[in-house]
RNA sequence: GGCCCCGUAGUUAAAUUGGAUAGAAUGCGAGAUUCCGGUUCUUGUGGUGGGGGUUCAAGUCCCUCCGGGGUCA
Numbered sequence: 001g002g003c004c005c006c007g008u009a010g011u012u013a014a015a016u017u018g019g020a021u022a023g024a025a026u027g028c029g030a031g032a033u034u035c036c037g038g039u040u041c042u043u044g045u046g047g048u049g050g051g052g053g054u055u056c057a058a059g060u061c062c063c064u065c066c067g068g069g070g071u072c073a
Base pairs, nucleotide, nucleotide: 001072002071003070004069005068006067007066010026011025012024019056027045028044029043030042031041032040049065050064051063052062053061
């Protein structure tokens, strides 16, 4: 340098080939339980890597950039 794959809550990770209010686990905050803590239960919290484009509608399609991985030289 060419080609391929990946990027979603702090972390792990879904989303049926474009159509729900983007779901879950864990973490964290608060509360209950307890003599205190842990466990358990309830509740809250927070996300589509950046920028454009297509579309009535984009996490999903297109372009570009950024980051990570692989492969060929």